[in-house]
RNA sequence: GGAGUCGGCCAGGCGAUCGCUGUUCCGCAAGGAAUGGAGGAAAGUCCGGGCUCCACAGGGCAGGGUGCCAGGUAACGCCUGGGCGGCGUGAGUCGACGGAAAGUGCCACAGAAAAUAUACCGCCUACGUGACUUCGGUCACCGGUAAGGGUGAAAUGGUGCGGUAAGAGCGCACCGCGCUGCCGGCAACGGCAGUGGCAGGGAAAACCCCACUCGGAGCAAGACCAAAUAGGGGAACGAUGGUGCGGCCCGCACUGUUCCCGGGUAGGUUGCUUGAGGUGCGCGGUGACGCGCAUCCCAGAUGAAUGAUCGCCCUCGACAGAACCCGGCUUAUCGGCCGACUCCUUUU
Repeated sequence: GGAGUCGGCCAGGCGAUCGCUGUUCCGCAAGGAAUGGAGGAAAGUCCGGGCUCCACAGGGCAGGGUGCCAGGUAACGCCUGGGCGGCGUGAGUCGACGGAAAGUGCCACAGAAAAUAUACCGCCUACGUGACUUCGGUCACCGGUAAGGGUGAAAUGGUGCGGUAAGAGCGCACCGCGCUGCCGGCAACGGCAGUGGCAGGGAAAACCCCACUCGGAGCAAGACCAAAUAGGGGAACGAUGGUGCGGCCCGCACUGUUCCCGGGUAGGUUGCUUGAGGUGCGCGGUGACGCGCAUCCCAGAUGAAUGAUCGCCCUCGACAGAACCCGGCUUAUCGGCCGACUCCUUUU
């Protein structure tokens, strides 16, 4: 100098004028003053929790979720560290990463054969039987084989040497795999030594098995106050009435005034923002994170505010807008800054 990998941060700035909205103060009121007023994702609503109501003795079944190990956390499918595997020269990065020897099922086409293994082309003719023979052998049968070819996404360990009629873990060496022991590690796992010729392909994002875990609904949750009109229950008073059924009596139904009670619609209040909170310092930890001290208050609307105009400057400004609250993940995003690290080239 070039190329790259991780992590963190910012998200136009300043001023003036006019508005909107929360809180506090002043004012009888109208109004005035001071002060606060979107994000890193407020988004998707995909996980986890708080909070609220409902359900619930305990246990089991069904169903859902998660799935290497250890730790963090209120909790998680998140995060941190580690292991193993893939990719990359590397910094790094990606991984549904338990079980296929519990059972059932599946593997198109091609191919002999797709799982009880098997033999299309090929290779062999040592052994056994038969025929022919120029006595060297030749042919057929019975057979052997899986090295080579061919099919496929995938074919029953790989390479090499020996061996053989041809071959084959048949034997051996190395690699791979299984088992045993020792060592390191909390563990996942790794290393070393011995041993077994080696064992039955794939797929569990097929059912399934194993381990752990999970009640339901959501702030339109829920709580409180409570008209008008209509209706319900009760008490007292009053005429012993009125109306309807009926010819009349009895009877039944409806009907007055005042007060009280509870339910509940419109509407209002609350839940509502002080919180697993922010910042700084110190300590513990590789880290996620935890502990202690100090300090700060930082939107809370409910037809729902956070805007508009102008001036100056710059690198000319992306994605986007709270609605109960937090922790994550994912997705969108102009431009820029900082830190750590890697590789290549050059110079000294």
Bacterial RNase P class A from a Gammaproteobacteria bacterium, 348 nucleotides, folded computationally. Rfam family: Bacterial RNase P class A. About the family: Ribonuclease P (RNase P) is a ubiquitous endoribonuclease, found in archaea, bacteria and eukarya as well as chloroplasts and mitochondria. The prediction has a mean pLDDT of 76. It is recorded under the gene name rnpB.